[in-house]
The RNA shown here (small-subunit ribosomal RNA) has 1483 nucleotides and comes from an uncultured bacterium. The coordinates come from a structure-prediction model, not an experiment, and the mean pLDDT is 82. Its Rfam family is "Bacterial small subunit ribosomal RNA". Its family is annotated with structural constituent of ribosome and ribosome in the Gene Ontology.
């Protein structure tokens, strides 16, 4: 001292959590000693049993026990019984003294009870210490003892006797006590104080002795009483309390003041500085934590204080209203003989009970310390000990050295091998704490008291010796033997120190936060490893810290949670210059006091340490006291500069009330006119032939006040707007004069307060909630429009709220600039400078989380006031309080989230935002699909299978470029089990083969026949076995590779510097330009990359080489005819190399860049066409069935082998494509002209058959050499618009060809048949030029072939584009966002479901505390008192206030509960719609 979580990311806010410390703790898991220390936090719940307060014979009377003595009797002569109190000694008894301490709890107390500091001039004190004085005579009694009863006991009655240091009387007094008079001093107000004097009254005693007591009085010590300052917990959703209350008087009453108690007077006392009530709790020294200031506690120990079952009372005493005393009253529990009686652990133990939890029915009085006593010696759960418990806090050990073959074993991996565990172990040597045996063995103890002996005054000092030890044969010491007796818990995703494997598969579980688990999990479970800390870890719980997250120290309020709607203004806060004064506050010196113990520091003491002793310091506080006077208070005088007052102007929608005006708009009445109006996106309700609408003229009616008008102006704010009058009130300026701090704010209070709303009463033109009606929609209780009622308007009176906002309380002072503008001055002025007062915009510095704010501040400062403390219940309950009502105002809690429609800004992505741009995107055209048949895929449905896969756009003539077996993966059915190769080891065979035969559907089975080579190692084959196979099985969501698709769109992007607290911008953004981030120009950017573009390939020209198989001008031959030959390179071509194109020129615009021209010029003009190339990245986009691949799953099967079948079904529904409907046509016959390609199991020239399909000969060519070959077209004929000579499905026949085989299931041919269709709804593709259409030809796969597919060729060869408003896709730039899985986003509400907790409810049930009437026990206190007391005092008794505690009664507060009931939080993917975030589609 931080740290984790809100977001894609990023500052800030906030809050939730963690790391530390600590605890009378308790729980799991574990456990070797010791030393200090603590040990019912809960039921102040009830207790069995034992103990705990007794002494004293030196106080008396005496003698139950018991020892001892003496007698006496019996006799078994040493024993037994009897008597004597005579002696130690002593039960009960009466008397002294003590139980009022010591111990225990924390119930009640918000209190002088506690702390502190004061006072007592208002007071008491046993024993103790000093001093003074005294101590005389004497009398009844009564307890016990004794003897009779009562009673179950407890315990009590009666009669007789007795003693006292028990009780009384008298004598004697004084300094005591009282009265009344006096003197002197004194203080602090009542007085006080002194042996002032003096008079009067009144009260003492006890013995016992050798010591010792007793009485008076004085002091003093110690203890207690009592008053007073101050400090001492929450609520105000407690605001009034209060009748002895408050004070006087007078009495009583206390040890004492005093309403302490009573009577009479008086009407006071308390309280917002918080009375009174309610709730909680002993109070402090001190302990935890904290850097402190603080916060939280009150165990152990030390102080006060309460309390002894509950409640109440007094007695007694020095001292109590008394824990182990008494009387009553209540609960309990117990004994009973039923008549009565006992009892009180919150004293130590201990026992139930509760409860997560806390010990022994121990020892002993040896020390300490009390009580009684002259002592001894008695008591003493107090205190010392010991016993249980890791509960704490300290220390000790569980071994230490060497030890590499890095052993064995686990456990990982890239596995012949390596890495870790690990010097760890085994082995070798050492030690010997502890533990165990065994011996020794303490200190505390000294004193009392005996003796002894000095000293001085027979009483104490002070030496000497002797007695006494629970704890304990402990502590410690010494020996011995042997590593021998001795490690374990959490925890290892991130905070946080530690990482692999297996399981497991969103299941089991984990979790302090964030979160981990749906088949590769370091987050679960186990294992290995490791980290931490160790007789202890860990968990829970709780308090403080980190939290400056209640902010004195030390926090905020513009948008994050937070400025009251505004003003007035008591109280209360602060409060301007000089000066004297005083010293209250404040500072400084001294003196008390602040217990000890604690903490701090030093020194010591147990081997250390914890523990403890000693000694300093400090307790930061409190109260006196002295001084100190600057500040701030107080009192006093003074001042003008705050604040006001006059004079004089100025201003302006400032406020009430009054008249007045005109323009609009309805209404009405007359005219005019006529068929519609009005509305609306379209529309309709509505109005209108009974004359609307329009239009004109007059009348009336009520709100509102165009221009002017503004970024203006006034008010304290709400708010104010036609003119004018009248009355109010304010700010401004100018210049003096005046008063002299009179001022600032301001809980509580008062007053004003938009709109709506509300009451009475008016008013009602327009508008106009509700309401009706038309649309619009799935739905429309809306949005549009048609009416229309409250209300809007006035007056009186409520209401008191708003995004009442500048989301920014008020005065007051400082602190760069730059520019409008309002009103004054300036000023006799229509220009200006300066200045005052407002109101606006930009800006520096600073401030701020930014975004802004900046003299109108959100800066610097100073006062004061309100208000905030996470979000969600919630401005909601319930209570008050106001209000007629609607409601306002105050204002929580259970619960629940980790976060919050928290702020701000950042990047995208998005938007029914917006600009720009661009694409066969639209549009303009051409020609299709969709409608038919049929071919194809595909979905569905079927089926033993119909194998898988593709699935918007980016799946559907897609994988497949060629399912009849094969293919095949798929379905039935037989088989086969190292089975297809290879290869390694080991055995065995000589075989494999090959012929033919059985059987079978075949695959395979079965049996025969034949049969190696060799140097003899062996080689070859085959089988056997083991080991490595196989898998179109799963997962494309584990992947490699490949591929679509946005998109051939123009983009993605880095490095330096800059900017920003920072994500992140700049850069790539502006202005132009371009197909292009293509370039230029500008510029905090300068520069780079991967893309465009260019370089590569065909194509369009030219030239050059080269001319065979390819060409033929010329030249020769030669044929019916033909480069057919000889030749030739001229020319096509062929395939090698070059050139050509660059906005290079020409004009025109521009600064460039570039455009534009039918410009030139060229074979091409502006990328000349095409091609191939595909940036960052997105779709978890295809594919595990091409192919590799991780895991995982099967192994007589999901592997392999064979046959048949299916992949080709078919009610239907979608895609693609053929053919078509016809005359730009079909048919017949003639004729022309490509390219690019293929060919040896091919192509096949030319002959020959056949109607063909094809079939039989048979040259040539592995091919520019030979072969395969064009249709459209072009010349002619024919059909005449039809279901046709159109169109060819479909069905029969006969045929041909591939092939083992064409039945399921080819393909051609031919003859016959001759379906549908006559140009296609809705929507909907493709194409911008040699394209579309349109014509046919190659080739791959392949025996064939369902090809109408695909991928090339080439002939013929058009139309159109005005422009970019709209669809649909891109791309820049802006803007908004509650989105970020990114709108296929997000998210709101009822409603159904479940669970939690709460509020009301007729009532029920408790509970504390008051009030009032009733009764009232013990008892103090009064009174009366015929009885007792010879008589008094007194006292039974009887009676009276008063009182605990019963009972009744109404009211209040409180707590549980409660049929129903009301929101409110939380759940799986539920139903309805879509209210909000984008103009969210009505902002």
């Nucleotide at each position: 001292a931080g740290a984790g979580u809100u977001u894609g990311a990023u500052c800030c806010u906030g809050g939730c959590u963690c790391a530390g410390g600590a605890u009378g703790a308790a729980c799991g898991c574990u456990a070797g000693c010791g030393g200090c220390a603590g040990g019912c936090c809960u039921a102040a719940c009830a207790c069995a049993u034992g103990c705990a307060a007794g002494u004293c014979g030196a106080g008396g009377g005496g003698u139950a026990a018991c020892a001892g003595g003496g007698a006496u009797u019996g006799c078994u002569u040493g024993c037994a019984a009897u008597c004597c109190g005579c002696u130690g000694a002593c039960g009960a008894c009466c008397g002294g003294c003590g139980c009022a301490c010591g111990g225990g709890u924390g119930c009640g107390u918000a209190a002088c009870g506690c702390g502190u500091a004061u006072a007592c001039a208002a007071u008491c004190u046993g024993c103790c210490u000093c001093u003074u004085a005294c101590u005389g005579c004497g009398a009844g009694a009564u307890a016990g003892c004794c003897c009779a009863g009562a009673g179950a006991a407890a315990u009590u009655u009666g009669g007789a006797u007795u003693a006292a240091u028990a009780u009384c009387g008298c004598a004697u007094g004084g300094u005591a006590u009282u009265a009344u008079a006096u003197u002197a001093c004194g203080g602090c107000a009542u007085c006080g104080u002194a042996u002032u004097u003096a008079u009067a009254a009144u009260u003492a005693a006890a013995g016992g002795u050798u010591a010792c007591g007793g009485u008076a009085a004085g002091a003093g010590a110690u203890g207690a009483g009592u008053a007073u300052g101050c400090g001492u917990c929450c609520u105000a959703u407690u605001a009034g309390a209060u009748a002895g209350u408050u004070g006087g008087u007078a009495a009583g009453g206390u040890a004492a003041c005093g309403g302490c108690u009573u009577a009479c007077c008086a009407a006071g006392u308390c309280a917002g500085c918080g009375a009174u009530a309610g709730g909680u709790a002993g109070g402090g020294g001190c302990c935890c934590u904290g850097a402190g200031a603080g916060g939280g506690g009150g165990a152990u120990c030390c102080c006060c204080c309460a309390c002894a079952c509950u409640g109440g009372u007094a007695c007694u005493g020095a001292g109590a209203c008394a824990c182990g005393g008494a009387c009553c009253a209540g609960a309990c529990u117990c004994c009973u003989a039923c008549g009565g009686g006992a009892g009180g652990c919150a004293g130590c133990a201990g026992u139930g009970a509760g409860g997560a939890a806390u010990a022994u029915u121990g020892g002993a009085c040896a020390a300490u310390g009390g009580g009684g006593g002259c002592a001894a010696g008695c008591c003493u759960g107090a205190a010392c000990c010991a016993g249980c418990c890791a509960u704490g806090c300290c220390g000790c050990g569980u071994g230490c050295a060497g030890g590499a073959a890095g052993a064995c074993g686990g456990c990982c991996c890239u596995a012949u091998g390596g890495g870790u565990u690990g010097u760890a172990a085994a082995c070798u040597g050492c030690u010997u704490u502890u533990a165990u045996u065994a011996g020794g063995g303490a200190a505390u103890a000294a004193a009392c008291c005996c003796u002894c002996a000095u000293a001085u005054g027979u009483a104490u000092a002070u030496g000497g010796g002797g007695c006494u030890g629970a704890a304990g044969g402990u502590a410690c010491c010494u020996a011995a033997a042997g590593a021998a007796u001795a490690a374990g818990c959490a925890c290892c995703g991130g905070c946080u120190a530690a990482c692999u494997c297996c399981g497991u598969g969103c299941c089991a579980g984990c979790a302090g936060c964030c979160g981990c688990g749906g088949u590769a999990a370091u987050a679960c479970g186990g294992a290995g490893g490791g980290u931490g800390c160790a007789a202890g870890c860990g968990u829970u719980a709780u308090c403080c810290g980190g939290a400056u997250u209640u902010a004195u120290u030390g926090g905020g309020u513009u948008u994050a949670a937070a400025g009251g709607g505004u003003g007035c203004g008591c109280a209360g806060g602060c409060g301007g210059g000089c000066c004297u004064a005083u010293c209250a506050g404040u500072c400084a010196g001294u003196g008390g006091u602040g217990a000890a113990a604690u903490c701090u520091c030093c020194c010591g003491g147990c081997u250390u340490a914890a523990c403890c002793g000693g000694g300093a310091a400090a307790c930061u506080g409190c109260c006196a006291u002295u001084g100190a006077u600057a500040c701030u208070g107080u009192a006093g005088g003074u001042c003008u500069u705050g604040a006001g007052u006059u004079u004089g102007g100025u201003u302006g929608a400032a406020g009430u009330g009054g008249g007045c005006g005109g323009a609009a708009u309805g209404u009405a009445g007359c005219a005019u006119g006529u068929a519609g109006c009005g509305g609306u996106g379209a529309a309709a309700u509505g109005c209108a032939u009974a004359g609307a609408u329009a239009u004109g003229c007059u009348a009336c009616a009520g709100a509102a006040c165009a221009c002017c008008g503004a970024u203006c102006g006034c008010g304290a704010a709400g708010g104010c707007a036609g003119c004018u009058c009248a009355c109010u009130a304010a700010a401004c300026c100018a210049a003096a004069a005046c008063u002299g701090a009179c001022g600032c704010u301001c809980a509580g209070g008062c007053a004003c307060g938009a709109a709506a709303g509300c009451g009475u009463g008016g008013g009602u033109a327009g508008c106009g909630a509700a309401c009706a009606g038309g649309a619009u929609u799935a739905g429309a209780u809306a949005c549009c429009c048609u009416g229309g009622u409250a209300g809007u308007c006035c007056a009186c009176g409520c209401c008191g709220u708003a995004a009442a906002c500048g989301a920014u309380g008020a005065u007051c002072a400082c602190u760069c600039g730059u520019u409008g503008u309002u009103g004054g001055c300036g000023a006799c002025a229509c220009a200006c400078a300066g200045u005052c007062a407002g109101u606006g915009a930009c800006c520096a510095a600073g401030c701020g989380a930014a975004a802004g704010c900046g003299a109108u501040a959100a800066g610097u400062g100073a006062u004061c006031c309100a208000c905030c403390u996470g979000g969600g219940g919630a401005g909601u309950a319930c209570g008050u309080u106001c209000g007629c009502a609607a409601g306002a105002a105050u204002g929580a809690a259970a619960c629940u989230c980790a976060a919050a429609g928290g702020g701000a800004a950042u990047u995208g992505a998005c938007g029914g935002g917006g600009g720009c741009c661009c694409g066969c995107a639209c549009a303009a055209g051409c020609g299709g699909u969709g409608g038919a048949g049929c071919a194809u895929g595909u979905g569905g449905u079927u089926u033993a299978a119909u194998u898988c896969g593709a699935u918007g756009a980016u799946a559907c003539g897609c994988g497949a470029g060629g399912a009849a077996c094969c293919u095949u993966a798929c379905c039935u059915g037989g088989g086969c089990u190292c089975a297809a190769a290879u290869g390694u080891a080991a055995g065995u065979u000589g075989a494999c083969g090959u012929a033919g035969g059985g059987u079978g559907a075949a695959a395979g089975c079965c049996a025969u026949a034949u049969u190696u080579c060799u140097u003899c190692g062996g080689a070859c084959a085959a089988u056997u076995u083991a080991c490595a196979a196989g898998g179109u099985g799963c997962u494309g969501c584990a992947u490699g590779g490949u591929u679509g698709u946005c998109g051939u769109c123009a983009g993605c992007u880095c490095g330096u510097g800059c900017c920003g607290u920072g994500a992140g911008g700049u850069g790539u953004c502006g202005g132009g330009u371009u197909a292009a981030g293509u370039c230029c120009c500008a510029u905090a950017a300068c520069g780079a990359g991967c893309g465009c573009a260019a370089c590569c390939c065909c194509u369009a020209u030219u030239c050059u080489u080269a001319g065979u198989u390819g060409c033929c001008a010329u030249c020769a031959g030669g044929u019916c005819a033909u480069g057919c030959u000889g030749g030739g390179g001229a020319c096509u071509c062929u395939a090698g190399g070059a050139a050509a194109a660059c906005u290079g020129c020409c004009u025109a615009c521009g600064c460039a860049a570039g455009u534009a021209g039918a410009g030139a010029g060229g074979a091409a003009g502006g990328u000349g066409g095409g091609g191939a190339u595909g940036a960052c990245g997105u779709c978890a986009a295809a594919u595990c069935a091409g192919c590799a691949c991780g895991g995982c799953c099967c192994u007589u099967a999901c592997g392999u082998c064979c046959a048949g079948g299916g992949c080709u079904a078919c009610a239907c529904a979608c895609g693609u494509g053929c053919u078509a409907c016809a005359a730009u046509g079909g048919c017949c016959g003639g004729u022309a002209c490509a390219g690019a390609g293929g060919g040896c199991a091919g192509c096949c020239a030319c002959c020959c058959c056949g109607u063909g399909a094809g079939g039989g000969g048979g040259a040539g060519c592995g091919a520019a050499u030979c072969u395969c070959g064009a249709a459209a077209g072009c010349c002619g004929g024919u059909c005449u618009c039809a279901g046709u000579u159109c169109g060819g499905a479909u069905c029969g026949a006969a045929g041909u060809c591939u092939g083992c085989a064409a039945c399921c299931c080819g393909a051609c041919u031919u003859c016959g048949u001759g379906a549908a269709g006559c140009u296609g709804g809705a929507a909907u593709c493709g194409c911008u030029a040699g394209u579309a259409a349109u014509c046919g030809c190659g080739c791959a796969u392949c025996a064939g072939c369902c090809a109408u597919g695909g991928c090339g060729c080439g002939g013929u060869g058009a139309a159109u584009a005005c422009g970019u408003u709209c669809c649909c896709g891109g791309g820049c730039c802006u803007u908004g966002u509650a989105c970020a899985c990114a709108c296929c986003g997000c998210c709101c509400g009822u409603c159904a479901a479940g669970c939690c907790a709460u509020g009301g409810a007729a009532g029920c049930u408790g509970g504390g505390a008051g009030u009032a009437c009733c009764u009232g026990a013990a008892g103090u206190c009064g009174g009366u008192a015929a009885c007792c007391g010879u008589u008094a005092a007194g006292g039974a008794g009887c009676u009276g206030c008063c009182u605990a505690g019963g009972g009744u009664a109404a009211a209040a507060c409180u707590a549980g509960u409660g049929a129903c009931u009301g929101g409110g939080g939380c759940u799986a993917a539920g139903u309805c719609g879509u209210a909000a975030c984008a103009a969210g589609g009505u902002a």